[in-house]
RNA sequence: AAGGUUGGUUGGACAGUCGCUCAGUGUGGUUUUGGCCGCACUGGGAGGAAAGUCCGGGCAGGAUAGAGCACGGUGAUGGCUAACAGCCACCGGGGAUAACCUCAGGGAAAGUGCCACAGAAAAUACACAGCCGAUGGUUCGCAAUAGCGGACACAGGUAAUGGUGAAAUGGCGUGGUAAGAGCACACCGCGAAAUCGGUGACGGUUUCGGCAGGGCAAACCCCACCACCUGCAAGACCAAAUAAGCCGGUGCCUGGCUCGGGCAAUGCCGGCGGGUAGGUCGCUUUAGACUGGCAAGCAAUUGCCGGCCAAGAUAAAUGACUGUCAUUUACAGAACCCGGCUUACAGACCAACCCUUUUA
Numbered sequence: 001a002a003g004g005u006u007g008g009u010u011g012g013a014c015a016g017u018c019g020c021u022c023a024g025u026g027u028g029g030u031u032u033u034g035g036c037c038g039c040a041c042u043g044g045g046a047g048g049a050a051a052g053u054c055c056g057g058g059c060a061g062g063a064u065a066g067a068g069c070a071c072g073g074u075g076a077u078g079g080c081u082a083a084c085a086g087c088c089a090c091c092g093g094g095g096a097u098a099a100c101c102u103c104a105g106g107g108a109a110a111g112u113g114c115c116a117c118a119g120a121a122a123a124u125a126c127a128c129a130g131c132c133g134a135u136g137g138u139u140c141g142c143a144a145u146a147g148c149g150g151a152c153a154c155a156g157g158u159a160a161u162g163g164u165g166a167a168a169u170g171g172c173g174u175g176g177u178a179a180g181a182g183c184a185c186a187c188c189g190c191g192a193a194a195u196c197g198g199u200g201a202c203g204g205u206u207u208c209g210g211c212a213g214g215g216c217a218a219a220c221c222c223c224a225c226c227a228c229c230u231g232c233a234a235g236a237c238c239a240a241a242u243a244a245g246c247c248g249g250u251g252c253c254u255g256g257c258u259c260g261g262g263c264a265a266u267g268c269c270g271g272c273g274g275g276u277a278g279g280u281c282g283c284u285u286u287a288g289a290c291u292g293g294c295a296a297g298c299a300a301u302u303g304c305c306g307g308c309c310a311a312g313a314u315a316a317a318u319g320a321c322u323g324u325c326a327u328u329u330a331c332a333g334a335a336c337c338c339g340g341c342u343u344a345c346a347g348a349c350c351a352a353c354c355c356u357u358u359u360a
Base pairs, nucleotide, nucleotide: 001356003354004353005352006351007350008349009348010347012325013324014323015322016321017320018319020045021044022043023042024041025040026039027038028037029036030035047331051342052341054340055339056338057337058336059231060230061229062228072226073225074224075223077089078088079087080086091105092103093102094101095100106222107221111220112219113216114215115214128162129161130158131157132156135155136154137152138151139150140149141148142147170188171187173185174184175183189211190209191208192207193206194205195204196203197202235281236280237279238278245272246271247270248269249268250267251263252262253261254260288308290307291306292305293304294303295302296301
């Protein structure tokens, strides 16, 4: 210098004018003094993903939500955390020259099932082409016989080689053999044991074993662990209206009057109750985002002492215009909250590392 890997930052700036919303302070009008309608000033006012709503938790209600079964989820090891399908570290398989990337990464010898097409055969293995035909058979030649040699490829042997396939019962080489074969041996792979290292997954070394029923569990299933259900339109409170219901009063008869008694109707009035419209809370101070210092840890993360508080609406604000820079702005808009994951993203910038080339 070129190319690359990983992680991170930013997500137009400034000024002016006019608006919106929330809070505080002051103030005007109205007024049932609790509010309503305004005004002024000051301060706050979207994101890294606010998104998808995929996972986890808080919170709320559902018997004080507790147990079993079913359904569901997760799946190497150690750690972090409120929790997780997340994160960190490490291990193993695969990929890359490398930085690094990637893997639902338990069990296929509990059982059931599946393995398309092709292929002989897809699992108690088998034998299409092929090789052999030692042994047996048939036959030919030589030969007195015994026997020797040849042919056939009938029985039989074999799984080297070819072909099919995603996958064919360890690989490869040498020996061996009729041809072959872990049949034997070396190496590699695999399995077992011992030993060493590691908390552990696991790894190293040594020895032994001829090699063991291929794959699929995001097929059923088995094992271990986790998990009640519903979501802020949760839910709590106030409460115009209204139905059922309850309480009191009101009617008529008796009667001189009152009390009392009786009767009828469920009308009228008032209250309770109920809970619609509406309102208040939940609502943003949080497992607190950000930030300074110290400490523990490889790290995720945690502890201590500080700074700071920074949207909280409900038809729903966070906007519009102008000017300058520099020329037009990527993906995109909170709705209970938080931790993650995933997806989208113009442009600009930073750090660490890898490889190649060149120079010193």
This is a predicted structure of a 360-nucleotide RNA (Bacterial RNase P class A) from a Planctomycetota bacterium.
The sequence was found by an Rfam model in a public genome assembly.
Taxonomically the source falls in Planctomycetota (Bacteria, Pseudomonadati).
The model forms 91% of the base pairs in the Rfam consensus.
Rfam family: Bacterial RNase P class A. By type it is a ribozyme.
Its mean pLDDT, the model's own confidence on a scale to 100, is 76.